[in-house]
RNA sequence: CAUCCAGAGGGGUGGAGGGACAUGGCCCUAUGAAGCCCCGGCAACCAUCAGGACGGCCGUUGCGGCCGCUUGAACGGUGCCAAUUCCAUCAGGCUCCAGAAAAAGCCUGGGAGAUG
Numbered sequence: 001c002a003u004c005c006a007g008a009g010g011g012g013u014g015g016a017g018g019g020a021c022a023u024g025g026c027c028c029u030a031u032g033a034a035g036c037c038c039c040g041g042c043a044a045c046c047a048u049c050a051g052g053a054c055g056g057c058c059g060u061u062g063c064g065g066c067c068g069c070u071u072g073a074a075c076g077g078u079g080c081c082a083a084u085u086c087c088a089u090c091a092g093g094c095u096c097c098a099g100a101a102a103a104a105g106c107c108u109g110g111g112a113g114a115u116g
Stems, first nucleotide, its partner, number of pairs: 001116004009039005017028003022089004040081003045077002048073005054068006085112001090109006
C1' cells in the first nucleotide's frame, strides 16, 4: 500500500479443547477440539503464459519493444478451505417517537487483527 459479506474438506495421528488477545454474546466440539502428517480443493496476491477495439514511453519505412490497464489459464511461491475477520466494544449519523431518553436495528468512519 491492496484486500478482508464470494469461494473451497476428506483421511491418518492425537485426546480436550477451539472460534487472535480482553470482556460480553453466540457457536463448533467424544458422531472426536487444538496441534502435526498425507491427499484433495478454493482463490488469483507474487511469478509465469496467452489475448485485448485501451493508455503512456522509446525506437521506427513497414512495425516492434517496455510499462500500465483489462480478460483468461493455473505447472511454480505464499495464503486460505464452519458461521462477514462469527458478532459487539470507539466516534458520528439515521430509523422507531406527539416530543425526548433508554433499548434495539441499520449506515459510515476509526481501532485491533489476518493475508499478500